[in-house]
Context: one part of a larger RNA
RNA sequence: GAUAAACGCUGGCGGCGCACAUAAGACAUGCAAGUCGAACGAAAGUCGUUUUAUGGAAAAAGAAGUGGAAAUAGGAUUUAUUCUAAAGAAGCGGAAGAGGAAAUAAAACAAUGGCUUUAGUGGCGGACUGGUGAGUAACACAUAAGCAAUCUGGCUAUUAGAGGGGAAUAACAAUGAGAAAUCAUUGCUAAUACCGCAUACGCUGUGAGGAUCACAUGAUGCACACAGGAAAGGAGAGAUCCGCUAAUAGAUGAGCUUAUGGCUGAUUAGCUAGUUGGUAUGGUAACGGCAUACCAAGGCAACGAUCAGUAGCCGAACUGAGAGGUUGAACGGCCACAUUGGAACUGAGAUACGGUCCAGACUCCUACGGGAGGCAGCAGUCGGGAAUAUUGCGCAAUGGAGGAAACUCUGACGCAGUGACGCCGCGUAUAGGAAGAAGGUUUUCGGAUUGUAAACUAUUGUCAUUAGGGAAGAAAAAAGACAGUACCUAAGGAGGAAGCUCCGGCUAACUAUGUGCCAGCAGCCGCGGUAAUACAUAGGGAGCAAGCGUUAUCC
Repeated sequence: GAUAAACGCUGGCGGCGCACAUAAGACAUGCAAGUCGAACGAAAGUCGUUUUAUGGAAAAAGAAGUGGAAAUAGGAUUUAUUCUAAAGAAGCGGAAGAGGAAAUAAAACAAUGGCUUUAGUGGCGGACUGGUGAGUAACACAUAAGCAAUCUGGCUAUUAGAGGGGAAUAACAAUGAGAAAUCAUUGCUAAUACCGCAUACGCUGUGAGGAUCACAUGAUGCACACAGGAAAGGAGAGAUCCGCUAAUAGAUGAGCUUAUGGCUGAUUAGCUAGUUGGUAUGGUAACGGCAUACCAAGGCAACGAUCAGUAGCCGAACUGAGAGGUUGAACGGCCACAUUGGAACUGAGAUACGGUCCAGACUCCUACGGGAGGCAGCAGUCGGGAAUAUUGCGCAAUGGAGGAAACUCUGACGCAGUGACGCCGCGUAUAGGAAGAAGGUUUUCGGAUUGUAAACUAUUGUCAUUAGGGAAGAAAAAAGACAGUACCUAAGGAGGAAGCUCCGGCUAACUAUGUGCCAGCAGCCGCGGUAAUACAUAGGGAGCAAGCGUUAUCC
């Protein structure tokens, strides 16, 4: 100087990172891989039109009746009031007629229709992403080459095609068995599921011809004969689009081979029988003892074989002037593994973390006959340990899977939470202020020191607090988890914010008291036995500072 750190004391804020190094120990619970109804049958739910008959709702209009305003005529008087008369507006009322809704019944039509959801068949994806470092000293990794010895789904480009048939099966129904997991039998049905046939320029095999090239085996075109081998539909009114088959080329991804490089031990010196090579056959996408049969006796090794120990490797990180040394956390590339061991199936790709089968250990259920499970995914629990976080929010962004799309799924990811674990930044005030106050410490009793420090006066508002506003991140509309966050404005008020270690020398910083080789200190030298600057406490001082010191490890 550094750290994936821990411990002790202390602890105001923010940004960015990091966080089981130990038991690859065991795991309750939830979630982490689905999607497509525009491949398919089916199931459930839901949605019509016309006619006839019954039925009689709403709106509009409004008879009788009721009602009694303003105005008119006449009378009485207290000359501005009252009485009488005829006539009669608005309002209330709701008859008849008209109107034809809902609903009910019957019949016909549409096409065995549209929409929604989905257990099953089918397709694509579950080989990506994510985790861990047990194993591995190896072509595992890194660098550089090679494959004339290879494969490659989806994607891109190009060429040529898709004719005509068949038989099933799940779902479903019925029956039965079982505690359950699940299973059996019978019957029905569809497809882009399955199987023949036809066609096939390219393709594959065999045969023979000729050309060009070359790197040992050979490679690439051309033309011929024989044999072999394909296909699937869906959506749309249509245009067309999405798919299907064969082939060529590209891209991407993968496989194999070789050279070189990087740990320790010789108190490990010999190792090896498919071992080393050849021939033949098989197998593989492909070369190869990869496997088998036969033949030969080889192959490796002091330039360290074999054996044993340790270990994932690298880009990089730390340190150092460099050379070098150490490490391999986080991020990126590769490898290996997925409870332990073994095996294959499917598939373009796995010998497959959240697939299958077998065996072992463990856990759970059981009707004892039999079954179920795999956090080294994200959280979380127990355990171990000096020690390492939330059973959070969201698919808004980036990316992935499926889908024509809408969209669905996504503990990848984006965010938030916990932890001074690390780095960086900020704050805990600023200016003035001498009666050098009080108090403390010390004293030669004069003083000295704490100390402009405080009080006091004036000011500021970073952060924090409260209130108001409030994003970008989201390309034309809509859509923001974060988030009422960042940020902005206002208000009040020094109010809410300093510790830790050290002071004998190394090494910056000294006195007093207590103790008396005791108690204790200590990295080294060493200190302490009555005047201890080294122990303990106090005052003072030095250093670093939201940290400080100790321990551990590397240079």
Predicted 3D model of a 555-nucleotide part of an RNA (small-subunit ribosomal RNA, 5' domain) from an uncultured bacterium. RNAcentral holds the full RNA, with entries from ENA. Its mean pLDDT, the model's own confidence on a scale to 100, is 83.